[in-house]
Molecule: Bacterial RNase P class A
Organism: Spirochaetota bacterium
RNA sequence: GGAGGGGGCCGAGCGGUAGCGCUGGCCCGCCGCAAGGCGGGCGGUGAGGAAAGUCCGAACACCGCAGGGCAGGGUGCCGGGUAACGCCCGGGCGCCGCGAGGCGAUGGAAAGUGCAACAGAAAGUAUACCGCCUCUCGAGAUUCUCGAGGGGUAAGGGUGAAAUGGUGAGGUAAGAGCUCACCGCGCCCGCAGUAAUGCGGGCGGCACGGUAAACCCCAUCCGGUGCAAGGCCAAGUAAGCAGCCGUUUGAGAGCUGCCCGUUCGAGGCUGCGGGUAGGCCGCAAGGAGCCGCGCGGUGACGCGCGGCCAAGAUAGAUUGCCGCAUAAACAGAAUUCGGCUUAUGUCCCCCUCCGCAC
Numbered sequence: 001g002g003a004g005g006g007g008g009c010c011g012a013g014c015g016g017u018a019g020c021g022c023u024g025g026c027c028c029g030c031c032g033c034a035a036g037g038c039g040g041g042c043g044g045u046g047a048g049g050a051a052a053g054u055c056c057g058a059a060c061a062c063c064g065c066a067g068g069g070c071a072g073g074g075u076g077c078c079g080g081g082u083a084a085c086g087c088c089c090g091g092g093c094g095c096c097g098c099g100a101g102g103c104g105a106u107g108g109a110a111a112g113u114g115c116a117a118c119a120g121a122a123a124g125u126a127u128a129c130c131g132c133c134u135c136u137c138g139a140g141a142u143u144c145u146c147g148a149g150g151g152g153u154a155a156g157g158g159u160g161a162a163a164u165g166g167u168g169a170g171g172u173a174a175g176a177g178c179u180c181a182c183c184g185c186g187c188c189c190g191c192a193g194u195a196a197u198g199c200g201g202g203c204g205g206c207a208c209g210g211u212a213a214a215c216c217c218c219a220u221c222c223g224g225u226g227c228a229a230g231g232c233c234a235a236g237u238a239a240g241c242a243g244c245c246g247u248u249u250g251a252g253a254g255c256u257g258c259c260c261g262u263u264c265g266a267g268g269c270u271g272c273g274g275g276u277a278g279g280c281c282g283c284a285a286g287g288a289g290c291c292g293c294g295c296g297g298u299g300a301c302g303c304g305c306g307g308c309c310a311a312g313a314u315a316g317a318u319u320g321c322c323g324c325a326u327a328a329a330c331a332g333a334a335u336u337c338g339g340c341u342u343a344u345g346u347c348c349c350c351c352u353c354c355g356c357a358c
Stems, first nucleotide, its partner, number of pairs: 001354008010345001013324006020046004025042007048330001052341002055339005060226004072222005077091005092106001093104004107217002112215002114211002129157002131153010165183006184206001185204008230281004240272006252264004287309001289308008
């Protein structure tokens, strides 16, 4: 210098200016007996690392629920972390990469069922297309060649994602676990490890191909619905119930507010009730919270001590412009947390491989 791998911080700051939400800070004004409400000023504070996808796991709420089972769904190597998880950490195994490292639903295929297009001779307790070897017959000829037929073979070629263990040697007419060594595989034993698993030894010539994000089997977990959950207050209209008043002893209504008068007249009033519109709570000053230090742990994380803390709307505030100055990308909270995934800008650190120079 080039090519790569892993990880981390931040997501802006300051000044000016105009504006918006909240304010459990202060002050002022108005209303109210009060509690308090409304308005204004000053101050304070005001999106994210992903607020996103809504994919997992929880809190919380309501409904359901004696207990157990079936069905259905999730997860799936081992150990640990956590409130919990399909997340995280550590480890094993397999695959990829020269390497730093990366990826893996990674339990079971000797319980059963199913599937395997095309190609190929044959795709499951297989087969023989080319080839190799041998025999018979025929032809030609230098003990060899060619053609037809029978048999042996699975080394070699060819097909396929996959072809009935692999490599080497012996062996054979040619071959073949036919025999042997090593590797692989299966069973048994021992050792190490919490375990997954690894290592070693013995036995077996090899029987048992692949596929379970195919059905299935095994283990384990799971009740349902989601803040439009749910709780409280409560106009108007109206069902129902109760009480009171009234029906020639006339409630009530109309005729200008009242009286008289007059007309109509059988219902009227009050309360309860249920909970629509609307409002309040849930909901944000408090939580599995953040920061620092110490201790334990390889780590995820845990424990202790100290300190810190108000975004909270409801059609939805959190903004616009100018300057320092070149400041950039993805993107806008709606019950709240823990994750995963996806989108994205600047910068920093560590590591690997290659080349060059000293």